[in-house]
Context: one part of a larger RNA
This record gives sequence, structure tokens and C1' cells, in this order.
RNA sequence: GAUUGAACGUUGGCGGCACGCCUAAUACAUGCAAGUCGAACGAGAAAGUACCUUCGGGUAUGAGUACAGUGGCGGACGGGUGAGUAACGCGUAGGAAUCUACCUUCAGGUGGGGGACAACUCGGGGAAACUCGAGCUAAUACCGCAUAAUACCUAAGGGUUAAAGUGGGGGAUCUUCGGACCUCACGCCAGGAGAGGAGCCUGCGUUGGAUUAGCUAGUUGGUGGGGUAAAGGCCUACCAAGGCUACGAUCUAUAGCUGGUCUGAGAGGACGAUCAGCCACACUGGAACUGAGACACGGUCCAGACUCCUACGGGAGGCAGCAGUAGGGAAUCUUGGGCAAUGGGCGAAAGCCUGACCCAGCGAUGCCGCGUGUGCGAAGAAGGCCUUAGGGUUGUAAAGCACUUUCAGUCGUGAAGAAAAGCUUAAGGUUAAUAACUUUGAGUCUUGACGUUAACGACAGAAGAAGAUCCGGCUAACUCCGUGCCAGCAGCCGCGGUAAUACGGAGGGAUCGAACGUUAAUC
Repeated sequence: GAUUGAACGUUGGCGGCACGCCUAAUACAUGCAAGUCGAACGAGAAAGUACCUUCGGGUAUGAGUACAGUGGCGGACGGGUGAGUAACGCGUAGGAAUCUACCUUCAGGUGGGGGACAACUCGGGGAAACUCGAGCUAAUACCGCAUAAUACCUAAGGGUUAAAGUGGGGGAUCUUCGGACCUCACGCCAGGAGAGGAGCCUGCGUUGGAUUAGCUAGUUGGUGGGGUAAAGGCCUACCAAGGCUACGAUCUAUAGCUGGUCUGAGAGGACGAUCAGCCACACUGGAACUGAGACACGGUCCAGACUCCUACGGGAGGCAGCAGUAGGGAAUCUUGGGCAAUGGGCGAAAGCCUGACCCAGCGAUGCCGCGUGUGCGAAGAAGGCCUUAGGGUUGUAAAGCACUUUCAGUCGUGAAGAAAAGCUUAAGGUUAAUAACUUUGAGUCUUGACGUUAACGACAGAAGAAGAUCCGGCUAACUCCGUGCCAGCAGCCGCGGUAAUACGGAGGGAUCGAACGUUAAUC
């Protein structure tokens, strides 16, 4: 000098864009953060309103709505944190023995049956959490049968393996009047290919310590077996005795890694906040289940510590999600608005959910921009300070005169972020069909949290807006008074013991300026 996720002191007008627990991976009150689908399925209230009433109630509507349940898809993404990890964890370049829901594409299939279990009803236990028994029932839930290869197994003869329907529309024909049947859409099953994703292996690179020199028995390799989606001591039995190491094994300390960031002419050095990629973790330790995918932050089970409830028998919980609280600390924000946009989940769609996200709030934390007036104005006013007492200086500074009105203020006008979806319609596709569905085009109708938006216009008045540090040398800027090795200053050299440009005050000056200094840290 540059820089910072900074802090502290003094001061503080506005705006834009960023950033904001670096410490206790400490403990957490409260609310919200993952649901959705009735076009998979069975069931199904109440209040209210109207009418009737034998005054008990009933009927209609509310409504096939709400709340639940079965089932499907999603809760493995998104969001947080950096404790652990010196490792194929990460980076980079390669590899072969693999899996892949949703999506795209190719070519096939979707026949015919069965038995349950929730919900519900009845009964029981419990303080609660919840739970037990009996009975009824549906399905895209579950299970056989049929069919089946380009799938799988194979001794190459052969063997094995599947499915589910739902909704829209409809001219004939049939009909038990439900529908069958045709067609379209969405599904379902078994395969091939792709895309994206994931698992695995390897070369090279990846902090300090030798006051850590030896380490290793599933250890190193082989064979058989098991296991996995998959290679493999991954596991197991047997056999062999190997494997690593001064080019630093092992041990120990420290640490998430990278793109990058800061600095520097560069080489390098230091760092790894925000943003992006990867990894790891989710109170601590362990385990598996489900599933395409987890050994699963807001799932399950076990153990532990802690907190809470309890009728003492037993139960409940996990903010390193967003806010917020306590604590720790030099130190780090609102228990805000909205799904309008972007993205995600579910759904045919309308839509619902979304503390992701978009916005707003707080903070000079940083960077950038703007303002706090402009011109004229010498009687060089008064006052202050200095003085050789003449004067000098503050100083065109003020006053005064003439203007301007950015920003802030008040009022008004007012973009863009919005494209869709929906509805109507034309043409094409499909079809038996002019129906339905669908693609493209045209028209129409709306949808904004921010928001009192940005921007623009009008109004009023210099009106509301300047400080901080320093002045011995380094280093830009000097005098007076006070003090008297005291009080004090100080980054280094050093000042102060009676004339201190170095302490304290004043006047003056210098430098930066909504900041200025100090401290800490890096180059």
C1' cells in the first nucleotide's frame, strides 16, 4: 500500500447492489418448513336453512362436501451444517464386472378366476399414548390359472417367468337397462435402445512432526463355496507366507476437498464466508425395513445422555430447515408478505402444497452513486487568536443581494416483471363419426407479494442534512496558555526535571469525508 463475513471509539442525510453466529455439531418455548390424487377404491357426517310434525322426530338442502381409511406417486429432491475424514474423500485423466422410478423412442401383450384386510359395526383394556377380540366389505391392494420371447436358466434336448383398470364420446347390433361393443385418452405387463442419474476400480496430485522406525494374521496371494445390481478377503473353509516402509510405512497433530478469493509485476504466499460442483453428518452409538434409489434431517427398531407428561402401570421428544429464545462471545438480522414470477411434488386438468424461491424489514458490514447549496459580496464588520501594539489572521468566510430545488417532504400520473392456463373459433391429425380428444393459428377473458414500485409531472422553501483523525522526524500541517521527569504521550526514534511546534486546552492549519480513526488478520 492492498484486502476483510470483521470488531471497537467518535460521528451519521439519501439511494442502488451485495453481505450478515467465523464462538457452543450447546440446549431449545411457539408457529410454519411435504404433500397430493375422488379420472384407483369402499364408506361418509354435522352446524345452518326450508318444509312437515303425533312435539319423540321426519324430509329436502348442506353434500357425495368435511374428517378419516385402503391404494398410488412423492417424503432419497429441495433446505441446513462442516462434527468426522489425510481418505480413491476431493481434483484430474482413464477403465469394466453393474443398476436405473419418472422421461424419450422401437416393437409386442393387456385373457379368465379366487380369497382376504382396513375403513365401518359390536364388545373389551388403558390416565394417556394407544391397543385387543368378533363380524361385514371394495379396489389400479393381494394370490393362483392361461398365454409368452429378442427376457432368464440350460447338460442346448428343454425348462421358467407377466399384466389393471379408469375416464371422455358414440352410429348400427345385443341387453338382465347396469352395460356389452366401437373408439380416443391416461394407465398396466414383459422386452430392445437412449438420455439423465447412481454404484465400483485404477494412474497422478492433495498439511505439519523422525523428540513417531518399524507396521500388518483376513494381514498378502491362491482354490472351493457364499454374498452383491456389480469386480473384489466383501465374507467363509482350506493352502501358501506373504504385503507395506527412509521416494517416510506406522503413529501423532491439524484439516471437509475443489472451481475459486486476497495479495503480488510475476514466481509465489495466505485463505476456502457468500455463489457453484463433490463429500460427510442429522441428540450420541448401533441396526436393518420399505423402495428404482436410504441404511433415510422433519421414517422405524434397540441402547445411552438429556428434557417433558403421568392416575407411577407407562408414555412423548430431537431447529446443523425458516423465523425466534437462552447461553457462549469483541461480534452477526424479522417469531414479516406472497406463491405474482422461476423451480419442485402430486394431479388428465382446474388446482393444492412449497420458510425452495421471489420480495419486504433490521445493520454505514462492504462497494458504488448523489446531496448537505450556487453566483456576487471589503465597511476586509463584530467576536476569537496572535502581536514588535503599527498590525496580522480567521476571511468572501459571515451578514447582505440575486438565484437554483437534486435528494428528503406533500399531491398526482404511472411502465416492465404476464407468459400461460381457461373460453370461443378455423384448419390438420385420429375415428364408422361432423362426437370426443389432440396439434397449430386467430380472437376473447382475466391473474402482481413487491407496491404509497421504477420513472415522470406539480408544489413550497436554503429550507431537513458534517464529521473524524492528525500537525517533533519518518509524514502533509505552528503558535499561545497551562503543567514542570508530575500529569501524561508513544507505531519506531523518543518527548516531559519552568520559555514543551511531542503532555492538556485554545486559535490556526493538514488529510480524508458519510465517514474518520484504532485493534485484529493476510499478502
Predicted 3D model of a 523-nucleotide part of an RNA (small-subunit ribosomal RNA, 5' domain) from a Pseudomonadaceae bacterium. Its Rfam family is "Bacterial small subunit ribosomal RNA". The prediction has a mean pLDDT of 87.